[in-house]
RNA sequence: GCCGAUGUAGCUCAGCUGGUAGAGUACUUCCAUGGUAAGGAAGGGGUCACGGGUUCGAGUCCCGUCAUUGGCU
Numbered sequence: 001g002c003c004g005a006u007g008u009a010g011c012u013c014a015g016c017u018g019g020u021a022g023a024g025u026a027c028u029u030c031c032a033u034g035g036u037a038a039g040g041a042a043g044g045g046g047u048c049a050c051g052g053g054u055u056c057g058a059g060u061c062c063c064g065u066c067a068u069u070g071g072c073u
Stems, first nucleotide, its partner, number of pairs: 001072007010025004019056001027043005049065005
C1' cells in the first nucleotide's frame, strides 16, 4: 500500500426485517446478619467511535475519517 472484521453503560456483550436503547457484572441506597461475605428489593449511569447522506423515522442502510484487529504484498 491492498482486502476484510470490530467500535453500544465503568467492564464483558446482546439489540432479528429501520419504529420508545437492553442484559450480566460493577456502582449507590435499603432489607436482612451480633458483624462480614453470600442473598433479596429499589435506583442512578449512554453524543450507540467521529462527520455527513438516505428516510416521516437510523445502533441498524450508504459514503468518508479515526482507533483496534486479521489476512495479503
Molecule: transfer RNA
Organism: Cytophaga hutchinsonii ATCC 33406